RNA sequence: AGGGUUUGAUCAUGGCUCAGAACGAACGCUGGCGGCAGGCUUAACACAUGCAAGUCGAACGGGUAUAGCAAUAUACUAGUGGCAGACGGGUGAGUAACACGUGGGAAUCUACCUAAUAGUACGGAACAACUCAGAGAAAUUUGAGCUAAUACCGUAUACGCCCUACGGAGAAAAGAUUUAUCGCCAAAAGAUCGGCCCGCGCUAGAUUAGCUAGUUGGUGAGGUAAUGGCUCACCAAGGCUACGAUCUAUAGCAGGUUUGAGAGGAUGAUCUGCCACACUGGGACUGAGAUACGGCCCAGACUCCUACGGGAGGCAGCAGUGGGGAAUAUUGGACAAUGGACGAAAGUCUGAUCCAGCCAUGCCGCGUGAGUGAAGAAGGCCUUCGGGUUGUAAAACUCUUUUAACAGGGAAGAUAAUGACGGUACCUGUAGAAUAAGCACCGGCUAACUCCGUGCCAGCAGCCGCGGUAAUACGGAGGGUGCUAGCGUUAUUCGGAAUUACUGGGCGUAAAGCGAGCGUAGGCGGUUAGUAAAGUUGGAUGUGAAAGCCCGGGGCUCAACCUCGGAACUGCAUUCAAAACUCACUAACUAGAAUUCGGUAGAGGAUAGUGGAAUUCCUAGUGUAGAGGUGAAAUUCGUAGAUAUUAGGAGGAACACCAGUGGCGAAGGCGACUAUCUGGACCAGUAUUGACGCUAAGGCUCGAAAGCGUGGGGAGCAAACAGGAUUAGAUACCCUGGUAGUCCACGCCGUAAACGAUGUGUGCUAAUUGUCGCUGACCCCUGCGGUGUCGCAGCUAACGCAUUAAGCACUCCGCCUGGGGAGUACGGUCGCAAGAUUAAAACUCAAAGGAAUUGACGGGGGCCCGCACAAGCGGUGGAGCAUGUGGUUUAAUUCGACGCAACGCGCAGAACCUUACCAAUCCUUGACAUACUUGUCGUCGGUCCUGUAAUGAGACCUUCGGUUCGGCCGGACUAGUGACAGGUGCUGCAUGGCUGUCGUCAGCUCGUGUCGUGAGAUGUUCGGUUAAGUCCGGCAACGAGCGCAACCCCUAUUGUUAGUUGCCAUCGGUUCGGCCGGGCACUCUGGAGGAACCGCCGGUGAUAAGCCGGAGGAAGGUGGGGAUGACGUCAAGUCCUCAUGGCCCUUACGGAUUGGGCUACACACGUGCUACAAUGGCGGCGACAGAGGGCCGCGACCCCGCGAGGGUGAGCAAAUCUCCAAAAGCCGUCUCAGUUCGGAUUGGAGUCUGCAACUCGACUCCAUGAAGUUGGAAUCGCUAGUAAUCGCAGAUCAGCAUGCUGCGUUGAAUACGUUCCCGGGCCUUGUACACACCGCCCGUCACACCAUGGGAGUUGGUUCUACCCGAAGCCGGUGCGCUAACCGCAAGGAGGCAACCGAUCACGGUAAGGUCAGCGACUGGGGUGAAGUCGUAACAAGGUAGCCGUA
Repeated sequence: AGGGUUUGAUCAUGGCUCAGAACGAACGCUGGCGGCAGGCUUAACACAUGCAAGUCGAACGGGUAUAGCAAUAUACUAGUGGCAGACGGGUGAGUAACACGUGGGAAUCUACCUAAUAGUACGGAACAACUCAGAGAAAUUUGAGCUAAUACCGUAUACGCCCUACGGAGAAAAGAUUUAUCGCCAAAAGAUCGGCCCGCGCUAGAUUAGCUAGUUGGUGAGGUAAUGGCUCACCAAGGCUACGAUCUAUAGCAGGUUUGAGAGGAUGAUCUGCCACACUGGGACUGAGAUACGGCCCAGACUCCUACGGGAGGCAGCAGUGGGGAAUAUUGGACAAUGGACGAAAGUCUGAUCCAGCCAUGCCGCGUGAGUGAAGAAGGCCUUCGGGUUGUAAAACUCUUUUAACAGGGAAGAUAAUGACGGUACCUGUAGAAUAAGCACCGGCUAACUCCGUGCCAGCAGCCGCGGUAAUACGGAGGGUGCUAGCGUUAUUCGGAAUUACUGGGCGUAAAGCGAGCGUAGGCGGUUAGUAAAGUUGGAUGUGAAAGCCCGGGGCUCAACCUCGGAACUGCAUUCAAAACUCACUAACUAGAAUUCGGUAGAGGAUAGUGGAAUUCCUAGUGUAGAGGUGAAAUUCGUAGAUAUUAGGAGGAACACCAGUGGCGAAGGCGACUAUCUGGACCAGUAUUGACGCUAAGGCUCGAAAGCGUGGGGAGCAAACAGGAUUAGAUACCCUGGUAGUCCACGCCGUAAACGAUGUGUGCUAAUUGUCGCUGACCCCUGCGGUGUCGCAGCUAACGCAUUAAGCACUCCGCCUGGGGAGUACGGUCGCAAGAUUAAAACUCAAAGGAAUUGACGGGGGCCCGCACAAGCGGUGGAGCAUGUGGUUUAAUUCGACGCAACGCGCAGAACCUUACCAAUCCUUGACAUACUUGUCGUCGGUCCUGUAAUGAGACCUUCGGUUCGGCCGGACUAGUGACAGGUGCUGCAUGGCUGUCGUCAGCUCGUGUCGUGAGAUGUUCGGUUAAGUCCGGCAACGAGCGCAACCCCUAUUGUUAGUUGCCAUCGGUUCGGCCGGGCACUCUGGAGGAACCGCCGGUGAUAAGCCGGAGGAAGGUGGGGAUGACGUCAAGUCCUCAUGGCCCUUACGGAUUGGGCUACACACGUGCUACAAUGGCGGCGACAGAGGGCCGCGACCCCGCGAGGGUGAGCAAAUCUCCAAAAGCCGUCUCAGUUCGGAUUGGAGUCUGCAACUCGACUCCAUGAAGUUGGAAUCGCUAGUAAUCGCAGAUCAGCAUGCUGCGUUGAAUACGUUCCCGGGCCUUGUACACACCGCCCGUCACACCAUGGGAGUUGGUUCUACCCGAAGCCGGUGCGCUAACCGCAAGGAGGCAACCGAUCACGGUAAGGUCAGCGACUGGGGUGAAGUCGUAACAAGGUAGCCGUA
């Protein structure tokens, strides 16, 4: 400090997610030791049992025990009395509060403690205990009687105290003890602990906006320790609140802890301070202090005891139990230390505390050995089989002993005694490597890789995503990486996240500027002086507890931990200064703002009136059969006279031309003319006021269209509706009609893609060029105010903006924080309604979205090309047959190829073979290869037997080479062995190679440079031109490569050279055949050459490239043809040509043989052949090619056969011989018929090949003579020696071609042209596509699941109001009953107690509400879900441009 994830790629926006740290944690696997810490976060749920607060006999009487004869002494103690049980310990329910934190304040109390002052005199009456008598189960309790005190009471006194009317009045005490001393009382002071008040700080919600009657204040009284509505009476009507009252929800607060660079965020366990609570609610008593955790009273719930009458209890003290929960410990030891209570003390008590126990819960430390050790052992794993790795790791040798074990010694904590911990820490010794390693991960992020298994299964996953037969992602193994007595997972918090932005973000298009204005509060605010000092700045003082964090020391062997000192605690308060800036006040100013005078422009607004054109309607005329409408039609109108046309009239609405990125207005918006009223703006200037300004939450006003209400109006247009078309459908688009509405008046609504998708104001910052208004001016032009274009700096993710900013700054307001759910639900407000406004959550996804780039695509555009169309010629589709395919059939009909680019394709030739398929019969190291061993030198071959054959068993015949002479080599066979062979078995989606296709289309790229943040662009675009990215010119490009072209082959022309097997002009011979001699002139053949280049001329073009025409030439503009196929696309084709990874079979999925099948046949399709005839059939005559082939061959001549063919076999390994006859052609005949066309089919007879012709060959002859009379929709080929037509040859091949590959003969027609169809190239445009339009994608319906709204109601919580009831208690009143102290001689009184009454009040009850939550038949929409239904709304002009508001 960043990374992953939206895309084909890019930049930016934006969310999700990861790496870090932390934890009172839990869970999984594992677990050696020690130190220091920590340990119910849940049920403030209920609690058995034990303990947690007592002590004092030096306050008191009594009792018991012991001793004593006794007095008495000692010890213990139930009771009276004193002090303490208000501390210590626990918990966090409540509490949003002066509760807490911090800093202040005045009207206060304070037991024990400290230091001083003054006192402590005289009396009195009781009550417990105890005794007696009772009640009761118990708890407990009644009556009578006795008694002490530091218990209670009276009197006296008063330094000081309190009250006061200033005269006075009131108020105290306790003793114990031999002494010493300890107590007691009064007042005052200190210290300490409290109580009270105030400033500031302290959670969320406005879908909580008003709250409050003791409420706010005053007077008086009461009450309190004390101020105060704290309480009461009376009076007044206040008090709080947008700087958030009230209400609701949540929550103990803080020091701190955690995270973070910090600012912040989250948190409030342990430790410390404060608060609150003690089963729930209420209440007081006692007391210095409580409204009291282990006290009391009452009510309630619960539990327990009971003799049913009545009683008892409160672990949120320490242990512990049940329960809850993912989860949290021992019913331990000791008062030795520290501290607390009481006591004069000894001492007693102390679950405070100190220790121990349990738990890897955390932090820290240590160990599980160290050295040497390569045969790189064995084993494991992998392997390219060579090896690699585990790995110096182990073993082995040498050494050490931390820890653990055993043994011995043995503290400090205690300064006299006293040690729970504890024979602990620690030290020493002994033996022996001995007692001690796991967990997670290994696709990227993220360090670490292979094999096997599995096969979208099982599973993994934090995000992206893995898994569908070669998974580094699942499971196992080997290896590796990380951490280590732990390691992972889960939950939570902060961080990363600048993703709430104070530090530190944004709002044209990504989320985001309110539709616009006016204006209140608030915020901000011009120039110059002065004063003050609120903000601000500096100094000082106080405080900011301790602990913690940080720094520096010290102590435990180190560390964690502990301890000392410092710093810090960024804060608050007080005080002293300063005066620049802000604020405040005072005085002034004119540059902002406003007023004033004179002009100007304008669809600015409102009202009234006026006008012409047009549509429609009405009337009348002319006139006749159509009109209208459309892509085409129809509905519709019209012979009852339409449309058309002429004239007149009615009515409503809108205002052509002018008209313009022109004007005006805040926006919405405003368009004929005139008048009236009226708002604003601008220009030039004069004077005046003197900051009067800007913005604007709430608020108010305006606000298109649609819509609503009432009343008018209604020509045209036109939702709804009707009809006609279109269509698969057409509730649409088109057409004919047509009502609300559109118009007016008044009143609502308040929304729009209300847009410049750009809030307002002010200042500053280059130019250029239009236009509107004013101004100065003779003009050029200047200045100001608007409105546009272009453009620099700058900004921006880019697009773009750019003085009319989206630049540079300031001010104020509004708004945003992933997509969906949703601008929805609920609630509130507004509205007549429609609805508007404010505005969530559950749930769900990992994206959604912006700009730009490259492609692809478009029923977008431009340019161009191609037998692409058009113009032509001939076909296919109809018939029969051939052939291939699908389908069907079959034991098998082997397999592959499937739009173009599968289908006369692989197959250049299935009777057996081929052959891969089926049936049957056989073989198992195999038909074939390598190696080893044994045996034989013969095997091999031929004939015969068995069997369908393979095979099997034999018989007969014939029969090795070399040699170093060695069973030495080679070769062959037999038998055997285990390695292996073998597979046309699977995967072409694991592959190589080869091939098809776009396409012989003109494209595809690179280097350097430049531009861009980048993907990328440029070059390659542009203007011409070309068949061509061919060339020229221009240009931030300059060059280059693969393609194009050329180089290669054939062909057309020619010179030369060479003439055999070719040729024969001239000469001779001749059997008349170039046959022979001869010749190489010609033809021809085959070598090496020439020739064509827009080279020449003219025109055109730009003086270019080129194009057009002409000459010459055999050939003219790549002359014609071929070979040649760029980068790539289609997971195109082929594992059955071959090669090959992986998988599979191994007496079979291998091998052999026979027979069958690949040839089947209701049917469908492709490709062909033959035809339908006269441009023909048949007969006759008989002319002219080219290119090929030939020895297991081609085969002449001659003979035979009607013929296929047979016999014979000359010649020829071929310019010599042969296949070889070329056929269309010419002549005659037939005369338009199912024919003298056509030849299928069938019968018969043959020929040939071949082991074999049945399934299943070709051909011949005789006979038979089917369909078919030119072929629907549709569709194919071809642009010149081409189509068409005609035959010939070859490969394969024993035989078999209508197929394929070649060859020549005859030999056309047409092309205006590029609108359209198809394909392609370039440029441009749009895009929501990128698997790229065979794309993407929307909604209803159906099914499953999920959360949620409404819902008759129902259940519960909480709260409020009114009323009823009214325990205990305090207070007030009464107090006739009872009554010791005082008064009184007495009677009696004072005082007190019980009791009663009243007010108040907890619980409880009734009624009306508010609010929250649970359930709820039914119901609404929403979300999610590999392959459901219906359509096709959107994205391209998406096929009717899309979208917004409304009905």